[in-house]
RNA sequence: UAAGCAGGCUAGGUAGUCGCGGGCGGUUAAGGCCGCCUGAGGAAAGUCCGGGCUCCACAGGGCAGGGCGCUGGGUAACUCCCAGCAAGGGUAACCUUAGGGAAAGUGCCACAGAAACAUACCGCCUUUAGUGCAGGCUCUUGUGCUACCGGAGGCAUGCCCAGCCUCUGGUAUUCCAAACAAGGGCCGGCGCAAAGGGUAAGGGUGAAAAGGUAGUGUAAGAGACUACCGGCAGCCGGGUGACCGGUUGGCCAGGCAAACCCCGUCCGGAGCAAGGCCAAAUAGAGGGGCGAUGACGUUGCCCGCAGAGCCCCUGGGUAUGGCCGCUUGAGGGAAAAGGUAACUUUUCUCCUAGAUAGAUGACUACCCUCGACAGAACCCGGCUUACAGGCCUGCUUACCAC
Numbered sequence: 001u002a003a004g005c006a007g008g009c010u011a012g013g014u015a016g017u018c019g020c021g022g023g024c025g026g027u028u029a030a031g032g033c034c035g036c037c038u039g040a041g042g043a044a045a046g047u048c049c050g051g052g053c054u055c056c057a058c059a060g061g062g063c064a065g066g067g068c069g070c071u072g073g074g075u076a077a078c079u080c081c082c083a084g085c086a087a088g089g090g091u092a093a094c095c096u097u098a099g100g101g102a103a104a105g106u107g108c109c110a111c112a113g114a115a116a117c118a119u120a121c122c123g124c125c126u127u128u129a130g131u132g133c134a135g136g137c138u139c140u141u142g143u144g145c146u147a148c149c150g151g152a153g154g155c156a157u158g159c160c161c162a163g164c165c166u167c168u169g170g171u172a173u174u175c176c177a178a179a180c181a182a183g184g185g186c187c188g189g190c191g192c193a194a195a196g197g198g199u200a201a202g203g204g205u206g207a208a209a210a211g212g213u214a215g216u217g218u219a220a221g222a223g224a225c226u227a228c229c230g231g232c233a234g235c236c237g238g239g240u241g242a243c244c245g246g247u248u249g250g251c252c253a254g255g256c257a258a259a260c261c262c263c264g265u266c267c268g269g270a271g272c273a274a275g276g277c278c279a280a281a282u283a284g285a286g287g288g289g290c291g292a293u294g295a296c297g298u299u300g301c302c303c304g305c306a307g308a309g310c311c312c313c314u315g316g317g318u319a320u321g322g323c324c325g326c327u328u329g330a331g332g333g334a335a336a337a338g339g340u341a342a343c344u345u346u347u348c349u350c351c352u353a354g355a356u357a358g359a360u361g362a363c364u365a366c367c368c369u370c371g372a373c374a375g376a377a378c379c380c381g382g383c384u385u386a387c388a389g390g391c392c393u394g395c396u397u398a399c400c401a402c
Stems, first nucleotide, its partner, number of pairs: 001398010012367007020039008041373001045384002048382005053271004060303004065267005070084005085099001086097004100262002105260002107256003121203002123199006130192004135187009146172010211229006230252002232249007275324004285314006297305002331350008
């Protein structure tokens, strides 16, 4: 300098004039007037979690139902936060989590593929009886060496004789020397191949196919064996623990529980339109049903508790009013101590919205980073979502310079 990772702050400002809500004080018979203080957010949004508070209620238990799910810590509590472990991603800083159980049971894994708790489609090897091709050895017969006779063709130029060469037939003797032909036997080789046997290495299908890689070995193969690695189990060591390391062992066919389920653990319900007080008014009316053999009530069901009204219809009246709840809080700020941290303790200090048809607006001037997302409604702790611009801190990688 560039590109990233994690965290934090801010969310237009200043001045003037007028106008709003709340609180306090002064003044006025009251109305009103004056002064001071204060007045939307980091998410106020979502309504997703957890609580405080209020009522059911003067109890409880069980079932159902629901939440959570690695370990340890924090907190009022939580599905939150912090620190770790494991798996995965990234060069890294860091990020993500569908993080208990598949050996209690049930269920699913489409299609493809031979086969998805279970295999042999292709392929490889081999056995019996074969088959094709050539080879080696061996056996038998014949030819073949020599001589004679016959025939055919050629040398050769017109014919004949003689001669030579080749082929072929016969006879005789010798021989089986070199070589050739036919047939038989034995041996192995290369193919093909029905049936049987072996195989799970190779190929194909798929998200996934008897743990992976390499070798030895084998008829061909295979943890069959060897080395290294992975899973699982035993033992030893470290750690509070999740887990980690070492060593021994050939024990080695899944995945899905964000499928039902099992295990562990936690959970009453409803909600400020909760719930109280005051005011006002009348017809404390009429009819029906249930109820001490127990109504109504307590989220659903059951047990239990409690204990006298409850429910429906018709009709009449009053109020849709005022006050409380309503903002002093698991509150904010600072310092110190403890703790890796989340956070805890102590001391000092501050009071910063409480509307209820719903308050902060308008104008002028200047500055500038030219202004995003967006407005409390009982309160708080989280999570999630939206977010222009600006600023700060720490860390990682690459390059350059010293």
This is a predicted structure of a 402-nucleotide RNA (Bacterial RNase P class A) from a Candidatus Fermentithermobacillaceae bacterium. Rfam family: Bacterial RNase P class A. Gene Ontology terms of the family: ribonuclease P activity, dimeric ribonuclease P complex and tRNA processing. It is annotated as a ribozyme.